[in-house]
């Protein structure tokens, strides 16, 4: 700086955890974290093919470096707005910012 609502499995070692943090709320002896093999999603960077003076844009593969294989980054915090209500609040929606992951 960009993305982040998709997408992806067995087996073995283990033994109590885990899902960043906080609150929730889930997943877990019908084996949790790590490790370990084979495998798969995936197009970020590199290489390649077109277009450009160029900066960069496009496209196919998936070779190499990478990431990732429960839930929207599993909601949600901080600000705003919209709708509900007589209004407040609650709740439902949407929008932005922060944090955080990944390249």
């Nucleotide at each position: 700086c960009a993305u982040c609502g998709a997408g992806a499995g067995g087996g073995g070692u283990g033994g109590a955890g885990g899902g960043a943090c906080u609150g929730g709320c889930c997943c877990g002896u019908u084996g949790a974290a790590a490790c370990c093999c084979c495998g798969g999603c995936a197009a970020c960077c590199u290489a390649c093919c077109g277009c450009g003076u160029g900066a960069g844009c496009g496209g196919g593969a998936a070779a190499g470096g990478u990431g990732c294989c429960a839930a929207u980054u599993c909601c949600a915090u901080c600000a705003g707005g919209c709708u509900c209500c007589a209004a407040c609040a609650a709740g439902g929606c949407c929008u932005g910012g922060g944090a955080g992951a990944u390249g």
Model confidence (mean pLDDT): 81 of 100. Predicted 3D model of a 103-nucleotide RNA (SAM riboswitch aptamer (S box leader)) from a soil metagenome. Of the family's consensus pairs, 97% are formed in the model.